[in-house]
RNA sequence: AGCUCAGUAGCUAAGGGGAAUAGCGCCGGGCUCAUAACCCGGAGGUCACUGGAUCGAAACCAGUCUGAGCUA
Numbered sequence: 001a002g003c004u005c006a007g008u009a010g011c012u013a014a015g016g017g018g019a020a021u022a023g024c025g026c027c028g029g030g031c032u033c034a035u036a037a038c039c040c041g042g043a044g045g046u047c048a049c050u051g052g053a054u055c056g057a058a059a060c061c062a063g064u065c066u067g068a069g070c071u072a
Base pairs, nucleotide, nucleotide: 001071002070003069004068005067006066007065010024011023012022013021018055026042027041028040029039030038048064049063050062051061052060
């Protein structure tokens, strides 16, 4: 230098055009003499960044950044 894959909640991941879910964690409540476990509820996201195409983008296209791998 070129190519491939990945970047989504604090963490690990799902979702690949009609606008974001789960598990763990965190907060409140229930249960208990109490803690854990269990049950109910809640908060938390510019979907890496910038542009483009589209009525509409986390998703499609281009570029950039970061990480991993491969080739030279």
Transfer RNA from Parathielavia appendiculata, 72 nucleotides, folded computationally. It matches the Rfam family "tRNA". About the family: Transfer RNA (tRNA) molecules are approximately 80 nucleotides in length. Rfam classes the family as a transfer RNA. Lineage of the source: Eukaryota > Dikarya > Ascomycota > saccharomyceta > Parathielavia.